[in-house]
RNA sequence: AUGAUGGGGGUGGAAGAGACCCUUGCGGGCGCCGUAGGAGUAAUUUAUCGCGAGGUGGCGCGAUAAAGAACCUCUCAGGCAAAAGGACUACUCCCGAACC
Numbered sequence: 001a002u003g004a005u006g007g008g009g010g011u012g013g014a015a016g017a018g019a020c021c022c023u024u025g026c027g028g029g030c031g032c033c034g035u036a037g038g039a040g041u042a043a044u045u046u047a048u049c050g051c052g053a054g055g056u057g058g059c060g061c062g063a064u065a066a067a068g069a070a071c072c073u074c075u076c077a078g079g080c081a082a083a084a085g086g087a088c089u090a091c092u093c094c095c096g097a098a099c100c
Base pairs, nucleotide, nucleotide: 006095007094008093009092010091011090012089013088018030020029021028022027031080032079033078037076038074039073040072044067045066046065047064048063049062050061051060052059
């Protein structure tokens, strides 16, 4: 189920930060932004080891490893007039099949 969570497409909306300086040009320099992407991370969970009490199972503490979120943080990438891009979002189409 008149189709959940989730994923993809179309249309619309969608912030921030120098139209900076040098240079014939190529290019270079300094200053910034957080909403493509990427990276980091909590509680917690699992496993192993050690210690404590304990008849066993279980319990507590610590260490190691793995898993573990973002609109948080970093600024690698990207961006700093317009255009393009843009997380996210409304409507709609498609996939999928049971949760929200």